[in-house]
RNA sequence: UUAUUGAAGAGUUUGAUCCUGGCUCAGGACGAACGCUAGCGGUGCGCCUAAUGCAUGCAAGUCGAACGAGGUCUGUGCCCUUCGGGGUACUAGCCGAGUGGCAGACGGCUGAGUAACGCGUAAGUAACCUGCCCGAGAGAGAGGGAUAUCGCAGGGAAACCUGCACCAAUACCACAUAUUUUCGGGGGCUGGAAUGCCCUUGAACAAAGAUGUCGGGAGACCGACGACGCUCUCGGAUGGGCUUGCGUCCUAUCAGGUAGUUGGGGGGGUAACGGCCCACCAAGCCAAAGACGGGUAGCUGGUGUGUGAGCAUGACCAGCCAGAGGGGGACUGAGACACGGCCCCCACUCCUACGGGAGGCAGCAGCAGGGAAUCUUCCACAAUGGGCGCAAGCCUGAUGGAGCGACACCGCGUGAGGGAUGACGGCCUUCGGGUUGUAAACCUCUUUUCUCAGGGACGAGUAAAAGGACGGUACCUGAGGAAUAAGUCACGGCUAACUACGUGCCAGCAGCCGCGGUAAUACGUAGGUGGCGAGCGUUGUCCGGAAUUACUGGGCGUAAAGGGUCCGUAGGCGGAUUGGUAAGUUUCCUGUGAAAACUCUGGGCUCAACCCAGAGAGGUCGGGGAAAACUGCCAAACUUGAGAAUGGCAGAGGUAAGCGGAAUUCCCGGUGUAGCGGUGGAAUGCAUAGAUAUCGGGAGGAACACCAGUGGCGAAAGCGGCUUACUGGGUCAUUUCUGACGCUGAGGGACGAAAGCGUGGGGAGCGAAUCGGAUUAGAUACCCGAGUAGUCCACGCCCUAAACGAUGGAUGCUGGAUCUUUGAAGCUUAUUAGCCUUUGAGGGUCGAAGCUAACGCGUUAAGCAUCCCGCCUGGGGAGUACGGUCGCAAGGCUAAAACUCAAAGGAAUUGACGGGGGCCCGCACAAGCAGCGGAGCGUGUGGUUUAAUUCGAUGAUAAGCGUAGAACCUUACCUGGGCUUGACAUGCAGGUGGUACCGACUCGAAAGAGAAGGGACCCGCAAGGGAGCCUGCACAGGUGCUGCAUGGCUGUCGUCAGCUCGUGCCGUGAGGUAUUGGGUUAAGUCCCAUAACGAGCGCAACCCCUAUCGCCAGUUACAUUCUCUGGCGAGACUGCCUGUAAAAAGGAGGAAGGAGGGGACGACGUCAAGUCAUCAUGGCUCUUACGUCCAGGGCGACUCACACGCUACAAUGACCAGUACAGACGGUUGCCAAACCGCGAGGUGGAGCUAAUCCUAAAAAGCUGGUCCAAGUGGGGAUUGCAGGCUGAAAUUCGCCUGCAUGAACGUGGAGUUGCUAGUAACCGCAGGUCAGAAUACUGCGGUGAAUACGUUCUCGGGCCUUGUACACACCGCCCGUCAAGUCAUGGAAGUUGGCAACACUUAAAAUCGCUGGGCUAACCUUUACGGGGAGCAGGCGCCUAGGGUGGGGUUGAUGACUGGGACUAAGUCGUAACAAGGUAGCUGUACCGGAAGGUGCGGCUGGAUCACCUCCUUU
Repeated sequence: UUAUUGAAGAGUUUGAUCCUGGCUCAGGACGAACGCUAGCGGUGCGCCUAAUGCAUGCAAGUCGAACGAGGUCUGUGCCCUUCGGGGUACUAGCCGAGUGGCAGACGGCUGAGUAACGCGUAAGUAACCUGCCCGAGAGAGAGGGAUAUCGCAGGGAAACCUGCACCAAUACCACAUAUUUUCGGGGGCUGGAAUGCCCUUGAACAAAGAUGUCGGGAGACCGACGACGCUCUCGGAUGGGCUUGCGUCCUAUCAGGUAGUUGGGGGGGUAACGGCCCACCAAGCCAAAGACGGGUAGCUGGUGUGUGAGCAUGACCAGCCAGAGGGGGACUGAGACACGGCCCCCACUCCUACGGGAGGCAGCAGCAGGGAAUCUUCCACAAUGGGCGCAAGCCUGAUGGAGCGACACCGCGUGAGGGAUGACGGCCUUCGGGUUGUAAACCUCUUUUCUCAGGGACGAGUAAAAGGACGGUACCUGAGGAAUAAGUCACGGCUAACUACGUGCCAGCAGCCGCGGUAAUACGUAGGUGGCGAGCGUUGUCCGGAAUUACUGGGCGUAAAGGGUCCGUAGGCGGAUUGGUAAGUUUCCUGUGAAAACUCUGGGCUCAACCCAGAGAGGUCGGGGAAAACUGCCAAACUUGAGAAUGGCAGAGGUAAGCGGAAUUCCCGGUGUAGCGGUGGAAUGCAUAGAUAUCGGGAGGAACACCAGUGGCGAAAGCGGCUUACUGGGUCAUUUCUGACGCUGAGGGACGAAAGCGUGGGGAGCGAAUCGGAUUAGAUACCCGAGUAGUCCACGCCCUAAACGAUGGAUGCUGGAUCUUUGAAGCUUAUUAGCCUUUGAGGGUCGAAGCUAACGCGUUAAGCAUCCCGCCUGGGGAGUACGGUCGCAAGGCUAAAACUCAAAGGAAUUGACGGGGGCCCGCACAAGCAGCGGAGCGUGUGGUUUAAUUCGAUGAUAAGCGUAGAACCUUACCUGGGCUUGACAUGCAGGUGGUACCGACUCGAAAGAGAAGGGACCCGCAAGGGAGCCUGCACAGGUGCUGCAUGGCUGUCGUCAGCUCGUGCCGUGAGGUAUUGGGUUAAGUCCCAUAACGAGCGCAACCCCUAUCGCCAGUUACAUUCUCUGGCGAGACUGCCUGUAAAAAGGAGGAAGGAGGGGACGACGUCAAGUCAUCAUGGCUCUUACGUCCAGGGCGACUCACACGCUACAAUGACCAGUACAGACGGUUGCCAAACCGCGAGGUGGAGCUAAUCCUAAAAAGCUGGUCCAAGUGGGGAUUGCAGGCUGAAAUUCGCCUGCAUGAACGUGGAGUUGCUAGUAACCGCAGGUCAGAAUACUGCGGUGAAUACGUUCUCGGGCCUUGUACACACCGCCCGUCAAGUCAUGGAAGUUGGCAACACUUAAAAUCGCUGGGCUAACCUUUACGGGGAGCAGGCGCCUAGGGUGGGGUUGAUGACUGGGACUAAGUCGUAACAAGGUAGCUGUACCGGAAGGUGCGGCUGGAUCACCUCCUUU
């Protein structure tokens, strides 16, 4: 450079973020199964479970050209015949039991066993075999004795068996021959090695014939040729046996195993090596690189997935192995220890005459059973292949085919074009419409498929003929007719696709997150949409995603993870130079890596799937050659790593012995007297028997103040008075010696705080447990008083800690600054000291680069690298159970699973919170004044009651609130009585002139019902229309529900000073900065500093009232400067002076001074705050009633509690008399004057006023004078009685007022609590709204008119900064443990009951082998042929042994009264342990104690807040 190939993520922890980390999903695959559905074809595949049991049929026979019989068959000849047939002979054909040969060891099935030389791969065989086949050489001579079938006889139910007699062979036996072969002797060759090969010599070992043609012969038979067969030998090929290197699952909670075990020479055995077997001898052999044991499993080519490396898997096809009901055994044979052979044992099944027999589908079909689940008791040997045969041929459930199954892959179809009024119907709708949808109908066309008909294969080889299971199939042609053919899953996110209705935490869904509690795109249904499509979904399993076991390719300070520390074995790794070697390494050649599969190319079925051909690829493999850089090995040499030497130095390094003073306690004595001690406050305790205090003397034990220090030493644990002895390590200087001697370190060993254990001492103080006192609801605690183990010593155990730097060891490299400890050198100095410079070894802090999720680390690395070790893989269960091991015990080490959750976690961010901190503000406290809380009454609320006491509001932010005013009305509630298109609106249809309307009268409480009688209007073209009324349909109506479906309005934090945005900058990010800091302000107000610069909503200002002035105008007797009213302006802005960065502060002037006073105005937001009963409104709901009308009642009840008020308790007062001064408002259905009547409420009255004119209207406190005289009083006025007045249809429930009489509580109010900082509080009255009437309430108005504020420690609330946090629904948070209930899994347990593999003893079938063999025996030898020998058989015995029995153990399951903890579960019980300083900081090892969390002791840690101090750092 080119080409090829090629790797995707998402959801879920949080308020949000980054990280860690698990869970889940999207993909592909399948021998599958299940649900719904289903038109066709091709090619494949189809018991994964019970190697469970099997009815029936078939799956291995063949050869007459090896042999002798036989035959119901055919043919020929002859004979007989009752014409049906019979007999005989023959050769010929055919069949054919038996003898004999070959095959049956192949093919087919299965995967139980097997962790093994079983398999794979590569080698070896100098340790071997090989039938049939091929090549070569040699031979086949001459004999013998039997026997099955058959026959006769016998036994038995059967299977079958026995005796006698006969005969044949390619059956059997001996002899001859021997190229060779085997064995023995001798000699030689190759080789690492002779058991190999060659030469020579001796001995031993073979055989079978049958047939075709021709010829001969009377025939038996003989000869020649051909083809087949036979014997010996060599070689080949093929197939095997054996051996070896390497590879081949999990488990160490299996660590030691092994007696034929390991080896030897000898023997036996085998085709062959070998303890394969045997006797003897030796004592070995295997194992942490995992022996032995346990579990699981056929192995491979391959297959699935994956970018790959890998991971998983081993169906079909192919190679190997193993098995044939379970177990053992041999026989035959070339080959077996034999699936359709034999013997024995066992289990099972069948037959039986009960005596005895038969059987083995893991062959093809098929049956039963098991199971979620897997096919026809089919056709054919036509093809391919196999066995036998000379051949024809026979056999072949191998195989070729068909059948069944959407089980998989592939292909085709279910029509194509046109067609808008966008039809009907469905669904939705904002009612307009939209959508289904060119979809349909309809028109035109086509015929793959389908039906029918006609033709019709290849596969088939041969000289020719005949010969096809599939199959009248594939294929071709014609005719017919859109005809015969679409489902399934999903639609909240991931993830493509949305609406309606139903349901209402129910029913249900769900892969994860999660949906469902009345508006569900998540459940169910429908419409619509999306995906795929003869399939679609679900379930299961595997790979992927998962870098989530990380070789490629991860980590360990805080997330899971560094061993407590060191020494050191094996192992791993290793400085620098030279030479050699070639094991690793690199490269080339070569062998092999079966076929199929895979990839590429090409070809054949119409395409594809499928099939064929060629090429490629594929190993950690074998052999050979080359290279020599690196690693290894060998040799030599080097000094820098390491060690040694010499001379110094510092040190709480270790061990032992001795010594010392201070203090506590105790004892003795003196002085001395009433307390001491202790706490938040107390008490227990000690003390008049003299304590505490103080002085003197003594005893005893433990610990060593100051020095003392992020100082020192040590491997860590740890080490602290002084002296002595012994002793380890470090470091510096010199650069003298050795010459890589090094680093790390699985196992192993040693050390190892505190607590604890054993034995013996000791015991002052302290002090678990324990006791007592407090505290508390309780207090098994915190506090106090006592106090035992223990703490101390010696010896021996234990072996764990937050044993921490939460950071393994070693080495090298990579900027600095500064402090400190201790060496060395230099300069200076008279010396020391000090200062300066340099260089080592330690201990800290800050920081470049870099790293990190961040925090942080940063030459003492958590940076950059190398080596070695240890450890981690979601949370819980659990550092637990079981097992093992150690320990006296306590307990330690090692270390799971079931089950359960979708998180658990780290760092940082923003908030919120803290019985954290700092700063600041506020009538927040304090300082004051007046109150509330006590009394009586009023009002509201709760509660209670009631037929109803309508409803709402409920800490602050409900409670004189909605209600600016419930006798009726209001009114919503209750009781009773009525009405039903309605009390009210609109539309439509119909009716209506005696209609609308009025209505005496009757019933009635009224509403209402009925009803005599009276009785219309407008327009008009004269028909009618309108209004009204009636009937009916739509609908009205609801203070019925939901304020958690909403709008609007409102409260509160809070008139607090905050809340945000743009751009920039910082941070991976949430986010930060700005907005923090220093000042200042009422204020995020302003200034300065500043990676910020600006801006917005808030603050302030603009608006209104008020205080001063000016101008203009002005009515209401006249006048009017002022005053007053209205309007318009001025004025105040830190403007001026001092001062500042800005301020603060002070001053001048001014009516007013730093916001002059007051009001309106309420940021982003919070409280699912309040209101569906003001109003509006979605949804739901009632409809002769939950609507509407009426009467009466209720909202007013009354043991009690609370809230807000009024009046008081009196002399700063009450009462009486006199007298003065406001503001603001209201008034015609009204305010109401004067005058008169009444004690009074009030009445009569009527002037004036639509209001600066008149009226309400008297202001009151105040002032003047007087009475009262400290009392329940002339204070106080409740309550009650009587008599009145007013409003109103109506005053009883239930109004207000008046007079007379009555005269309660109450003497200043507990804990606690409210308001107020100046014209304020307090006191005083006046007015208004509501309103017929009815304020102590509310809203306003003026009058009189204070006290106090040192100050911010504390309470409450708020703001800012900071800190901690396990909170985020945000502390009214979170959360721990016991107990109680339910469910689930699990441990222990007296035991009970199975499985498995061994062991010991005993018994022992069949069979091989050995011994014996007195019984028996044709072949050969011998003989006198009786017999003997040789060889053998039966039988017996022995070794061994399947199996059986007995026994004690091992191991692994099931079950088990009871019991232990664990997990989960709804709103149970008890406490409050933890998170903030969590209210006693927490955690931790250990020990003791306690209902429980837990508490306490001893030692340790910071992963503790806060304050102060010390040290260090940065800056000046």
Molecule: small-subunit ribosomal RNA
Organism: Candidatus Lucifugimonadaceae bacterium